[in-house]
RNA sequence: GGGGCAGUAGCUCAGUUGAUAGAGCGCGUCGUUCGCAACGACGAGGUCGUGGGUUUGAAUCCCAUCUGCUCCA
Numbered sequence: 001g002g003g004g005c006a007g008u009a010g011c012u013c014a015g016u017u018g019a020u021a022g023a024g025c026g027c028g029u030c031g032u033u034c035g036c037a038a039c040g041a042c043g044a045g046g047u048c049g050u051g052g053g054u055u056u057g058a059a060u061c062c063c064a065u066c067u068g069c070u071c072c073a
Stems, first nucleotide, its partner, number of pairs: 001072007010025004019056001027043006049065005
């Protein structure tokens, strides 16, 4: 210098005909218990890396860009 992959909740990750953003763990409250653990119920928590474009509508399609990983030279 060139190619590829990844970026979504605090962490690890899902999310295919483009149509209300999710799970597990963690966190908070409550219940069960003498208490802890465990279990159950409920809840909080998101500029979907950033900036544009297409579209009635974008996490999803297109372009540029940033960061990380990786391959080639």
Predicted 3D model of a 73-nucleotide RNA (transfer RNA) from an Opitutaceae bacterium. Taxonomically the source falls in Opitutaceae (Bacteria, Pseudomonadati, Opitutia, Opitutales). Rfam family: tRNA.